[in-house]
Context: one part of a larger RNA
RNA sequence: CCAGUGUCACCUAACGGGAAGCUAAGACCUUGUGGACCUUUACUACAACUUGUUGCUGCGACUUUAUUGAUGAUACAUAGAAUAAGUAGGAGCGUCGAUACCAAAUUUUUGGAUUUGGUGGAGCGAAAUUGUAAUACUACUUAUCGUUUAUGAAGCUGCUUACUUGAACAAAGGACAACAUCAGGCGGGUAGUUUGGCUGGGGCGGCACCCUGCUGAAAAGAUAUCGGCAGGGCCUAAUGACAAGCUCAUCUAGGUCGGAAAUCUAGAGUAGAGCGUAAGGGUAAAAGCUUGUCUAACUGUACUUCAAACAGCACGAAUUGCAGAAUUGAAAGAUGGGCCUAGCGAACCAUUGAGGAUUUUUAAUGGAUCCCAAUUGUGACAGAAAAGGUACCCCAAGGAUAACCGGGUUGUCGCGCCCGAUAGUUCAUAUUGACGGCGCGGCUUGCUACGCCGCUGUCGGCUCUUCCUAUCCUGGCUGUGCAUAAGCAGCCAAGGGUGUUGGAGUUCACACGUUAAAAGGAAUCGUUAGCUGGGUUAAGAACGUCGCGAGACAGUUUGUAUGAUAUCUGUUAGG
Numbered sequence: 001c002c003a004g005u006g007u008c009a010c011c012u013a014a015c016g017g018g019a020a021g022c023u024a025a026g027a028c029c030u031u032g033u034g035g036a037c038c039u040u041u042a043c044u045a046c047a048a049c050u051u052g053u054u055g056c057u058g059c060g061a062c063u064u065u066a067u068u069g070a071u072g073a074u075a076c077a078u079a080g081a082a083u084a085a086g087u088a089g090g091a092g093c094g095u096c097g098a099u100a101c102c103a104a105a106u107u108u109u110u111g112g113a114u115u116u117g118g119u120g121g122a123g124c125g126a127a128a129u130u131g132u133a134a135u136a137c138u139a140c141u142u143a144u145c146g147u148u149u150a151u152g153a154a155g156c157u158g159c160u161u162a163c164u165u166g167a168a169c170a171a172a173g174g175a176c177a178a179c180a181u182c183a184g185g186c187g188g189g190u191a192g193u194u195u196g197g198c199u200g201g202g203g204c205g206g207c208a209c210c211c212u213g214c215u216g217a218a219a220a221g222a223u224a225u226c227g228g229c230a231g232g233g234c235c236u237a238a239u240g241a242c243a244a245g246c247u248c249a250u251c252u253a254g255g256u257c258g259g260a261a262a263u264c265u266a267g268a269g270u271a272g273a274g275c276g277u278a279a280g281g282g283u284a285a286a287a288g289c290u291u292g293u294c295u296a297a298c299u300g301u302a303c304u305u306c307a308a309a310c311a312g313c314a315c316g317a318a319u320u321g322c323a324g325a326a327u328u329g330a331a332a333g334a335u336g337g338g339c340c341u342a343g344c345g346a347a348c349c350a351u352u353g354a355g356g357a358u359u360u361u362u363a364a365u366g367g368a369u370c371c372c373a374a375u376u377g378u379g380a381c382a383g384a385a386a387a388g389g390u391a392c393c394c395c396a397a398g399g400a401u402a403a404c405c406g407g408g409u410u411g412u413c414g415c416g417c418c419c420g421a422u423a424g425u426u427c428a429u430a431u432u433g434a435c436g437g438c439g440c441g442g443c444u445u446g447c448u449a450c451g452c453c454g455c456u457g458u459c460g461g462c463u464c465u466u467c468c469u470a471u472c473c474u475g476g477c478u479g480u481g482c483a484u485a486a487g488c489a490g491c492c493a494a495g496g497g498u499g500u501u502g503g504a505g506u507u508c509a510c511a512c513g514u515u516a517a518a519a520g521g522a523a524u525c526g527u528u529a530g531c532u533g534g535g536u537u538a539a540g541a542a543c544g545u546c547g548c549g550a551g552a553c554a555g556u557u558u559g560u561a562u563g564a565u566a567u568c569u570g571u572u573a574g575g
Stems, first nucleotide, its partner, number of pairs: 010575006017569003022563001029398004034394002036390004042193005049185004054180002058159003062155006069148007085141005092124002100119008163173003196209001197207002205226001210232006233381001234276001235338002240294007248272001250268005274283002277343001279341003298324005304318003326335003350375004355371006405451002407448003411445001413441006423431001459534001460532003464526001465523005472497003475492006501511002540558004544553003
């Protein structure tokens, strides 16, 4: 001096492994007594529509009906001349035309009665029959029917002057309509809201949301879980109160029908029965069974205990006294429901009370208010009056809480070991390896909810690299039920290799034909500031199914979005 290699420093250019890199108080999920929009047979309203009423709104005819007034007729049990409504007066009424006859009409219980017109010219009552006496005469009343007046209502129909339309000196409609009042109906057309809680995320399920018993509960008391086993939301006028008497279940012996069990007799019998109802406790001259008498399943009042351990707290449940009036018992006494522990409910409003006060300038009635008590219920049970959708979505908060990943665990999964029944002609261990036992791994799937919701990009493929061995091939070796060949099983061994194709987004799996072999895994299920974007998982749209609907579906189909940048670090190449 040249060449090579290594280290360090700096520079240039690249790459995109890392800075759980930058961007955006996560859009998924949950929570909020947050929001918005949409739906409906959610709740409550309102518009609109509709029906009636009254006003604007007047004049008539007819029909029906109700009431009132006037007037006329009718009212038949039997007996009895005979069709006696009832009561009272009553000796008269009638030539101002009676009985009777003729004609017509009405009515009827078919016998007659009434009215009108004509002829005609003197009777009808009172006495006897009847509970009541004359339609002889007069007055009043009841019921039914007819005529008529007035008023009201309904129906139908007409008019024109209100009113309306109108091209306006017309015409049409017409007391209707329109408008207004007051009511009924209907009313997602519109609006305001609600749509519970617990919860090994939420939803679905369930009620562990109010009570009771036993256990959990760790021998004071208290004590949790969607811990375990069972119950309650009543029943009962006797299944209550008192008193007296009695003793149960079961067994043994005896006895007609009679038997394993019926009723009867004798004995044993500490509860093995019964006590309305779960369980526990309690209980024998009773708390059980039978009989007798009753209603304390009372009123008022003062405490106490649990509820609610140790602060406060209501309902409710229970206990002990006192006063009154009772029941029962000879009495002592007992009795304020059920032997005890479950069987329950606030304020407001309403109703009730031999209740009590206040008030309306004095009194009475009535009204109103207050107090006390009782009844009616909220079971989400210390008690709002209440349905859904959102993938068009929004806000706040949360890793207090889910989906991916990681951590823990390892039932499940994978691998191994122990035992050695069975098979292997014989023979456990060449091979097979039941029933069981013990581990390892942290690949599957679960469980958990520890990290992350002011954000760690989510499946598969492509690319590229390192590692593990529990080895598929290649290498070395052992056993064999290894003659050889080919196998089977095992030991050492991770140097290298472990592929192509088909349909499906697929991982996986299946299939075809090869190969020495087509092993299994890890690296934030390696790898999106590297690619892709087929799948999942927005908005648009469609099918099937579900839903009344808005909409929904680990059902299907289509669907134009993959940001920016390289400071540090790392690596590569060059200087």